Model confidence (mean pLDDT): 83 of 100. Transfer RNA from a Planctomycetota bacterium, 73 nucleotides, folded computationally.
[in-house]
RNA sequence: AGCGCUGUAGAGCAGUGGCCAGCUCGCAAGGCUCAUAACCUUGAGGUCGUCGGUUCGAAUCCGGCCAGCGCAA
Numbered sequence: 001a002g003c004g005c006u007g008u009a010g011a012g013c014a015g016u017g018g019c020c021a022g023c024u025c026g027c028a029a030g031g032c033u034c035a036u037a038a039c040c041u042u043g044a045g046g047u048c049g050u051c052g053g054u055u056c057g058a059a060u061c062c063g064g065c066c067a068g069c070g071c072a073a
Base pairs, nucleotide, nucleotide: 002071003070004069005068006067007066010025011024012023013022018056027043028042029041030040031039049065050064051063052062053061
């Protein structure tokens, strides 16, 4: 040099071409409570690793690059 898998919110993960990009935990506010936890409601937080291509339309398909893990040597 080569091959495979992975990269999506602070953490862990879904999402196989069109629905506002979602779930759990965490965080913030409010409710409940004498109070805390639990519970209920609401909210903030993402330019989907990056750069291009295909397409009317890309997190999703194709290519390059980057990073992590593994295999082989």

Background: It was read from a public genome assembly. Its Rfam family is "tRNA". Rfam classes the family as a transfer RNA. The organism belongs to Planctomycetota, within Bacteria.